[in-house]
RNA sequence: AACUGAAAAAGGCAAACCCGUCGAAAGAUGGGGACGCAAAGUCACCGGUCUAAAGGAAGCGUUGCAGGAGCUUUCCAGGAUAGCGGGGCCGCCAGG
Repeated sequence: AACUGAAAAAGGCAAACCCGUCGAAAGAUGGGGACGCAAAGUCACCGGUCUAAAGGAAGCGUUGCAGGAGCUUUCCAGGAUAGCGGGGCCGCCAGG
């Protein structure tokens, strides 16, 4: 140093749920709260998953016609997830 997490110590993080805030949403964030976690520290690079505001398409409808606004459906990540997996970087204790 690779590797390992049986026992121990110092400690750490915090799912669901509830409340506040932000967001179109997914979700994030602060407080409470602990299901779990040896990287549940960190980074959206690859795959997956979630969302679909903006944008595209189709339809409806309005109108004398067209355009535009509106409504419905659908596509789409540049949004989100590191507590979905892989990978990068860094790190505590003990064994070794």

Predicted 3D model of a 96-nucleotide RNA (c-di-GMP-I riboswitch aptamer) from a Rhodocyclaceae bacterium.